[in-house]
Molecule: Lysine riboswitch aptamer
Organism: mouse gut metagenome
RNA sequence: GAUAGAGGACGCGGCACGGAAAAGUAACAUACGGUAGGGCGCCACCCCGGCGACCGUGUGAGAAAGGCCCUGCUGCCGAAGGGGGCGCGCGGUGGAGCGCCCGCCUGGUCUCAAGGGCGAACAGCCUUGCGACUGUCAUCAUUUCAGUAUGAUGGAGAGCUAUC
Numbered sequence: 001g002a003u004a005g006a007g008g009a010c011g012c013g014g015c016a017c018g019g020a021a022a023a024g025u026a027a028c029a030u031a032c033g034g035u036a037g038g039g040c041g042c043c044a045c046c047c048c049g050g051c052g053a054c055c056g057u058g059u060g061a062g063a064a065a066g067g068c069c070c071u072g073c074u075g076c077c078g079a080a081g082g083g084g085g086c087g088c089g090c091g092g093u094g095g096a097g098c099g100c101c102c103g104c105c106u107g108g109u110c111u112c113a114a115g116g117g118c119g120a121a122c123a124g125c126c127u128u129g130c131g132a133c134u135g136u137c138a139u140c141a142u143u144u145c146a147g148u149a150u151g152a153u154g155g156a157g158a159g160c161u162a163u164c
Base pairs, nucleotide, nucleotide: 001164002163003162004161005160008077011076012075013074014073015072016071018069019068028060029059030058031057032056033055037048038047039046040094041093042092043091080106081105082104083102084101085100086099087098088097107134108133109132110131112129113128114127115126116125118124136155137154138153139152140151141150142149
């Protein structure tokens, strides 16, 4: 350098069916109230609005997506996630989303706490911190026929193991 592998309280993603929830919500129709603004935040353009919009209440009828869970299929082991940069997207800017690049951070999982924007949400996601479990290598100690088993300390995936 090449090839092939391993970890695990659900290892990490993608897709599909189904389910709960979203929600009796949004949009729509109608009646009443009510006033001058409304169109993701701001500005501008454009459009709608005294033929009463936006908003509020009642009635009628009434969704869906993202996110989550189960199952199945599938790609894999920096799998992937975050952060940053560039680009897309009405004009600028911000936010959401998507694509590409950067070995900058994270071995993996989980409980709890704090924070964050997305989110209907107390779910979930992300970040940080303490802790626990677990895998790997190194060092030390004990143990074993044996790098066998146990414990402690420390490191990080640019790692570890095997073969060439």